Predicted 3D model of a 124-nucleotide RNA (Glycine riboswitch aptamer) from an uncultured Anaerolineae bacterium. The model forms 89% of the base pairs in the Rfam consensus. It matches the Rfam family "Glycine riboswitch aptamer". Rfam describes the family as follows. This family represents the bacterial glycine riboswitch.
[in-house]
RNA sequence: AAUAGUUAUAGGGAAGAGACUCAGGUUCAAUUUUAGCAACAACGAAUUACUGAGCGCCGAAGGUGCAAAUCCGUGACGGGCACGUCCGGACGAAACUCUCAGGCAAAAGGACCCUGUUACUCAA
Numbered sequence: 001a002a003u004a005g006u007u008a009u010a011g012g013g014a015a016g017a018g019a020c021u022c023a024g025g026u027u028c029a030a031u032u033u034u035a036g037c038a039a040c041a042a043c044g045a046a047u048u049a050c051u052g053a054g055c056g057c058c059g060a061a062g063g064u065g066c067a068a069a070u071c072c073g074u075g076a077c078g079g080g081c082a083c084g085u086c087c088g089g090a091c092g093a094a095a096c097u098c099u100c101a102g103g104c105a106a107a108a109g110g111a112c113c114c115u116g117u118u119a120c121u122c123a124a
Stems, first nucleotide, its partner, number of pairs: 004121003008117006018055001020054005029048005056104003062100001063098001065096001070090004075086004
């Protein structure tokens, strides 16, 4: 100096699935309407937000579960032993699985991927 891996950081890319239904109450939550030539404006109503409940759905934050291999056994069978087969146990990954958590317009988030920088490590 180059290459590879990991950590941190910056930029870019990045899927899926109801802007679902019902109920509640507040205006020191907002907006619209009520509301007329202008200003102010009550009661009421609606929407969003909020709270609670219900059904449906998604898997790519996080989390759960496990196969081989490996190891273990006064275990069973075979064998002189080594060991082999079976049984049981331990350990045991993922984008698989579950859907606890999270999510189901946009935004945000997002496993993972690419690039730059920083630090460390491996090999030559």